[in-house]
Transfer RNA from a Patescibacteria group bacterium, 72 nucleotides, folded computationally. Its mean pLDDT, the model's own confidence on a scale to 100, is 81. It matches the Rfam family "tRNA". Rfam describes the family as follows. Transfer RNA (tRNA) molecules are approximately 80 nucleotides in length.
């Protein structure tokens, strides 16, 4: 130095280039319950950066960041 791999809510995780980006969990609120835990409802939150191809990119290409494997 080379080459391949992964990158999505706090955390795991899911998708045929196209509809509100999914699920579980965690979180806030209410509902239940004398209280607490349990359950149940609703709700906030996410594509690692730039750039290109495309009417339309989280998906497809370049480049670079950051991890992780293997050569040297």
């Nucleotide at each position: 130095g080379c080459g391949g791999g992964u990158g999505u809510c706090g955390u795991a995780u899911a998708a045929c280039g196209g509809c509100u980006a999914u699920u579980a969990u965690g979180c806030a609120a209410c509902c239940u319950u004398c209280c607490c835990a349990a359950g149940g409802u609703u709700g906030a939150g996410a594509a690692g950066g730039c750039g290109g191809u495309u009417c339309g990119a989280u998906u497809c290409c370049g480049c670079u960041c950051a991890c992780c494997c293997g050569c040297u």